RNA sequence: AGAGGUUGAUGCUGGCUCAAGAUGAACGCUGGUGGCGUGCUUAACACAUGCAAGUCGAGCGAAGCACUUUGGAAAGAUUCUUCGGAUGAUUUCCUUUGUGACUGAAUGGGGGACGGGUGAGUAACGCGUGGGUAACCUGCCUUGUACAGGGGGAUAACAGUUGGAAACGGCUGCUAAUACCGCAUAAGCGCACAGCCUUGCAUGAUGCAGUGUGAAAAACUCCCGCGGUAUAAGAUGGACCCGCGUUGGAUUAGCUAGUUGGGGAGGUAACGGCCCCCCAAGGCGACGAUCCAUAGGCCGACCUGAGAGGGUGACCGGCCACAUUGGGACUGAGACCCGGCCCAGACUCCUUCGGGAGGCAGCAGUGGGGAAUUUUGCCCAAUGGGCGAAAGCCUGAUGCAGCGACGCCGCGUGAGCGAAGAAGUAUUUUGGUAUGUAAAGCUUUAUCAGCCGGGAAGAUAAUGACGGUUCCUGACUAAGAAGCCCCGGCUAAAUACGUGCCAGCAGCCGCGGUAAUACGUAUGGUGCCAGCGUUAUCCGGAUUUUCUGGGUGUAAAGGGAGCGCCGGCGGUGCGGCAAAUUUGAUGUGAAAGCCCGGGGCUCAACCCCGGUUCUGCCUUGGAAACUGUUGUACUAGAGUGUUGGAGGGGUAAGCGGAAUUUCUAGUGGAGCGGUGAAAUGGGUAGAUAUUAGGAGGAACCCCCGUGGGGAAGGCGGCUUUCUGGACGAUAACUGACGGUGAGGCUUGAAAGCGUGGGGAGCCAACCGGAUUAGAUUCCCUGGUAGUUCCCGCCGUAAACGAUGGAUCAGUAGGUGUGGGAGGUAUUGACCCCUUCUGUCCCGCAGUUAACACAAUAAGUAUCCCACCUGGGGAGUACGGCCGCAAGGUGGAAACUCAAAGGAAUUGACGGGGACCCGCACAAGCGGCGGAGCAUGUGGUUUAAUUAGAAGCAACGAGAAGAACCUUAUCAAGUCUUGACAUCGUUUUGACCGGUACUUAUCUGUACCUUCUUUUAGGAGCAGGAGUGACAGCUGGUGCAUGGUUGUUGUCAGCUGUUGUCGUGAGAUGUUGGGUUAAGUCCCGCAACGAGCGCAACCGUUUUCUUUCGUAGCCAGCGGUUCGCCUGGGCACUCUAGAGAGACUGCCAGGGUUAAUCUGGAGGAAGGCGGGGAUGACGUCAAAUCAUCAUGCCCCUUAUGACUUGGGCUACACACGCGCUACAAUGGAGUAAACAAAGGGAAGCAAAGCUGUGAAGCCGAGCAAAUUUCAAAAAUAAUGUCUCAGUUCGGACUGUAGUAUGCAACCCGAAUACAAGAAGAAGGAAUCGCUAGUAAUCGCAGAUCAGAGUGAUGCGGUGAAUAAGUUCCCGGCUUUUGCACACACCGCCCGUCA
Repeated sequence: AGAGGUUGAUGCUGGCUCAAGAUGAACGCUGGUGGCGUGCUUAACACAUGCAAGUCGAGCGAAGCACUUUGGAAAGAUUCUUCGGAUGAUUUCCUUUGUGACUGAAUGGGGGACGGGUGAGUAACGCGUGGGUAACCUGCCUUGUACAGGGGGAUAACAGUUGGAAACGGCUGCUAAUACCGCAUAAGCGCACAGCCUUGCAUGAUGCAGUGUGAAAAACUCCCGCGGUAUAAGAUGGACCCGCGUUGGAUUAGCUAGUUGGGGAGGUAACGGCCCCCCAAGGCGACGAUCCAUAGGCCGACCUGAGAGGGUGACCGGCCACAUUGGGACUGAGACCCGGCCCAGACUCCUUCGGGAGGCAGCAGUGGGGAAUUUUGCCCAAUGGGCGAAAGCCUGAUGCAGCGACGCCGCGUGAGCGAAGAAGUAUUUUGGUAUGUAAAGCUUUAUCAGCCGGGAAGAUAAUGACGGUUCCUGACUAAGAAGCCCCGGCUAAAUACGUGCCAGCAGCCGCGGUAAUACGUAUGGUGCCAGCGUUAUCCGGAUUUUCUGGGUGUAAAGGGAGCGCCGGCGGUGCGGCAAAUUUGAUGUGAAAGCCCGGGGCUCAACCCCGGUUCUGCCUUGGAAACUGUUGUACUAGAGUGUUGGAGGGGUAAGCGGAAUUUCUAGUGGAGCGGUGAAAUGGGUAGAUAUUAGGAGGAACCCCCGUGGGGAAGGCGGCUUUCUGGACGAUAACUGACGGUGAGGCUUGAAAGCGUGGGGAGCCAACCGGAUUAGAUUCCCUGGUAGUUCCCGCCGUAAACGAUGGAUCAGUAGGUGUGGGAGGUAUUGACCCCUUCUGUCCCGCAGUUAACACAAUAAGUAUCCCACCUGGGGAGUACGGCCGCAAGGUGGAAACUCAAAGGAAUUGACGGGGACCCGCACAAGCGGCGGAGCAUGUGGUUUAAUUAGAAGCAACGAGAAGAACCUUAUCAAGUCUUGACAUCGUUUUGACCGGUACUUAUCUGUACCUUCUUUUAGGAGCAGGAGUGACAGCUGGUGCAUGGUUGUUGUCAGCUGUUGUCGUGAGAUGUUGGGUUAAGUCCCGCAACGAGCGCAACCGUUUUCUUUCGUAGCCAGCGGUUCGCCUGGGCACUCUAGAGAGACUGCCAGGGUUAAUCUGGAGGAAGGCGGGGAUGACGUCAAAUCAUCAUGCCCCUUAUGACUUGGGCUACACACGCGCUACAAUGGAGUAAACAAAGGGAAGCAAAGCUGUGAAGCCGAGCAAAUUUCAAAAAUAAUGUCUCAGUUCGGACUGUAGUAUGCAACCCGAAUACAAGAAGAAGGAAUCGCUAGUAAUCGCAGAUCAGAGUGAUGCGGUGAAUAAGUUCCCGGCUUUUGCACACACCGCCCGUCA
């Protein structure tokens, strides 16, 4: 930074899609390790269980425990005893003193307003930022100052009693305090009153002095100390107010009664309608009020972006709000309180049914929802917090661990050598190539994981959850550790197989219908890598909402036009001010983050330190050019005045003539009217026509003109009334008074609507008549609303110049035209020059995608308004407004497509135009279509009727010839390395040929005959056997191909190079004027020159000359059997070689002095002399895989090969090409004449004989200018037939024989005799031909054993008509239109299914 995709191609507009980055993510496949982060985005859904806010005995009373002290009582071991008793260990109980640790409750403090969670609500002073409080509060903390004297009365706990299931109470009695209450004291404080100084923007504030009045305290401790009261200040935290900023909708335009303000009370920490009484009627709003919707609350920040912006608001930090839903207050320094209270609602739980209990949006966890989000873990060791004097206690805050590749970062899965380029795999042109130094193998290392040992910092004396953790060391083994997506283009990377519009892929274009680089698999490759892809979302690319940075003539887009309030914009000179602008400074813009520089974890992520930044806001000092504001002055903008002419400008009234229609009367007598042609219609009851007179309505011929006026719509006979605007001249006046203009107002063609007039013509609707397959159309006869007038609506048009208005610079010019003015010359300005204002055309620069615009801009600039943002849905729906209605205005979404579109280019096409050509038509001649037959095709039939060809351009075509063969088809029978080719193994010396047998045939069996050469090893050749490579296929695909061919079309076209023009596709050349058969030639020309085609060169034919004369010829001469037979000759014909000849060369005329045309002369031939061969670039996926060749696929004891027989020859029918006819221009008979071109040895065959004939026998001659096929026929002559189904016509059939052939049954040809069908000139339609042509007549050869009515060639006889281009068909060129490009057999609309 771009790319793909609209088209046959192009450049443009315009949307769609992709490549980048990101995420609290999810899903699929896969998964070694560590560090740092992070983890319910959904149901603010419901919650079992445990924990999350307790602490102080140094405030206080009491109870319990242990030890101890004093006193008392009881029991009593032991010892002594006088047996009375003494002693008194020990135990129990009561009392008292003291000590100690603790427990639960009570009272009393301080803390439960912090910390932690969530984002429901909120569009707000909620948040951000900057200010204000002279309108405020502040526990604990810090610093001061001044104090604490002396009393009193209760109450819980507790005891007794009592209610209740419980929760929880009631009554009586006792008692303490740092609990509670008076009294005293008052430095200072508060309040009230009046005074002075200083000061503030104002309400006011500070200070000084005075009078009156009011309110305090608590103790505990051995002490240090710690508390208490009042007050002043600080710090911290909070409260309130204000400026600016903060989503969408106008299809939400009006909202508001405590509402806005004032006076006075109340309330609050405090101001305030915060609340109340009274008074006034205000307040907000297009700079968007109110209302509705939305909100993962707002911000620091995060993602993206070059930036401006756009999107987001997880984690971390600040603020706010909330705590099951709603409401309320209490306590307190602080709450209207997450783990407090009261009430109400829903839900859950307990209950003895009377009544009670609860609130995970704290940490874990459960259910549910969901694509989706963790452990009912450890510790207070650290950092903090609460209480306490402290020890300490509490702390799911926090610190840690666990789970999850959810993210970022780091590391690893080895490294070196290693070519026999192994094996395997894939592919292959079978040679190879790729995987690939990759592996194996050898050497080596140990980061991570695993194992053993040592062992931190975090802590300052003690105290370590993490944790025997980080880290260090040692031994061991390459072992334990790689996947995912992609490979048609965009986009890096390709091959094979499978599949066959199926299965499937796809982000866009699109891929797949038998050779898929796009589906699936494999191999290979590219990319990323413990991840890789997909999905979702955001930004980017997208200058595709355009501030930076777009447009509106035709692509989407200028309001139908004008006036004009708000708004934004605005002429010249000189001053003032400083709002905007610019510049300097102070403050603030939290930290974290980004960025820069350092540092710490081995690096990095991460963390720490410092700096920059935070583009903003407030306050303040300066500047004065521009904008603004203010003062003063000006005249170039604008307006006024004077004067002049032009005009379908508007309005109202009146007048006029022509024409149409109609009425009356006259003339007249059969038609009129209308059309492409007709009919409906009107007319003998007198039309049309014509003459005269009348009525009525509407419109104003000529003039009339890209001429005039008007804002647009629009305005046209003449006269008059009233009236608007523009223009010229002048320069007297005002002095910026201006331009634009959202809303608003006015105006606005035609049609339509309402009331009432009017109604001649025209004429929606409608009735008839035609046309047509139909015709609710076009055409015709009629005809109503309407068109007209007055009044009132409607408010739209391709209301268009598809072009909003104004100003500027005048940014080359030229020709017209309307209205003025001035000048020069002149007798005279219509003419010439200058200028103002309108209007049309051409044109330069410039602009534009191009077309085009171009002083009337779409150029260069400024200002204002309107409008656009892909196509369709749709100017539709809903709601609003307007309207009597019709409708108008404004105006969406769902869904759907990858385009829709504008301009230009090249083609093709047009029942568009122009020019030209062709047997294209016309003019003629002869056919086809009707009959019979022949032949081909379709169809049908069949075991098979092999297969292909299908408008022209398939159908007597391939096939120059199917009885077998051909033959590809069918039935039956056989063969399997094969009928055919090559190679390798083995064997033999043959193979061939002959004979016999078998068989439907192929096949098979036996016998006879039988190799060459040599250096003696062998080699060559041939046969057999078995086996493997292989052979073979007229099997498929002509839409995989080559080659060949048809057709367009023997039409005149087709195309590069260089140059030029165009942004480009492309154009030019090749177009234009002539001319030609021709892009043939000439002239002109931004083209010049050239190629393939045309023509010519080639062969043939027509004339002449020359050469050669045998097998050809015979003029003259001789001979003759009378035949050029012969001598002789080559003159002629002829053969085949070489030449000549025709070139518009000559003349006349036309034409441009050209090309060339018309006519003529001469000439055998005259304007390419005739006829051939020769076929440009391309089109038709034209034909052919069955001539041949060939890729791929298919078959391989058969889809190959051989053989016999059948079939290709079938036959209700349809079509095409032909033959023969229908007859007298003829048939048949007799006798007679004249060709050309060819063929001949497995051949042509003479003469002769036989046969009615086809033929047969015999066989001279000839490999041919010698011989032969071979007779030419039509023709001419002569007699006959006499118009008929015939002496026409010959089909079908019968009998007999002939030739060919192995064989004529299916299934051939010809012969003889007999028999004698249809047919009497062929409907619609259609074909060929322009001169030696049509028509007609025969001849020949190719293929071929035999078998043409076909095809190819040859000659004989031999016409008619046209000299034109209106039309039909086809074609060339050009122009025009085009929404076609598969190109009109196109594209495409509607209805129905």
A computed fold for a 1393-nucleotide RNA from an uncultured bacterium, annotated as small-subunit ribosomal RNA. The coordinates come from a structure-prediction model, not an experiment, and the mean pLDDT is 82. Its Rfam family is "Bacterial small subunit ribosomal RNA".